[in-house]
RNA sequence: GCCGCGGUAACUCAGUUGGGAGAGUGUCAGACUGAAGAUCUGAAAGUCGCGUGUUCAAGUCACGCCCGCGGCA
Numbered sequence: 001g002c003c004g005c006g007g008u009a010a011c012u013c014a015g016u017u018g019g020g021a022g023a024g025u026g027u028c029a030g031a032c033u034g035a036a037g038a039u040c041u042g043a044a045a046g047u048c049g050c051g052u053g054u055u056c057a058a059g060u061c062a063c064g065c066c067c068g069c070g071g072c073a
Stems, first nucleotide, its partner, number of pairs: 001072007010025004019056001027043005049065005
């Protein structure tokens, strides 16, 4: 340099055909307990890597850029 895959909550990830942004873990509060753990209930937490474009509408499509992993040279 070229090719492929990936970047979504603090962490690990899902999001199928463009229309509701989610799960588990963790955190916080409550219930339970002598207290804690476990368990149960609830809550908070997101510029969807950055920008531009297409579209009535973009995590999703197109283009450029950045970062990570793998391959080729």
Notes: This is a predicted structure of a 73-nucleotide RNA (transfer RNA) from a Thermoplasmata archaeon. RNAcentral holds the sequence, with entries from ENA. Model confidence (mean pLDDT): 85 of 100. Rfam family: tRNA. Gene Ontology term of the family: triplet codon-amino acid adaptor activity.